A computed fold for a 107-nucleotide RNA from Sinobaca qinghaiensis, annotated as SAM riboswitch aptamer (S box leader).
The sequence was found by an Rfam model in a public genome assembly.
RNA sequence: UUCUUAUCCAGAGAGACGGAGGGAUCAGGCCCUAUGAAGUCUCAGCAACCAGCCUAAACAGGUCAGGUGCUAAAUCCGCCGGGCAGCAGAUGCCCGAGAGAUAAGAA
Numbered sequence: 001u002u003c004u005u006a007u008c009c010a011g012a013g014a015g016a017c018g019g020a021g022g023g024a025u026c027a028g029g030c031c032c033u034a035u036g037a038a039g040u041c042u043c044a045g046c047a048a049c050c051a052g053c054c055u056a057a058a059c060a061g062g063u064c065a066g067g068u069g070c071u072a073a074a075u076c077c078g079c080c081g082g083g084c085a086g087c088a089g090a091u092g093c094c095c096g097a098g099a100g101a102u103a104a105g106a107a
Stems, first nucleotide, its partner, number of pairs: 001107008013043005021032003026078001028077002044071003049067002052063004075099001080096006
């Protein structure tokens, strides 16, 4: 990097350095940001995918917190297809696809 499977409306932030952007992508919306963005480090926390342990066994349940991950907003919303409400437009709702993130496995 690619493929497969699972999950994605829950949860959890302070400090130091830094110094202008950030929310993956996008001619959109909305939001965060000098009351300090990204990034790095320290400490703290959340969760429980994998591993460990217990339940005779288990694709089930529990436990622990070793390997990851995460700590504004639903993956912030939307984008592509379909359906419903609406005379229609606007708009709202539902389903799916695509893309992405994370874990585990494989190549």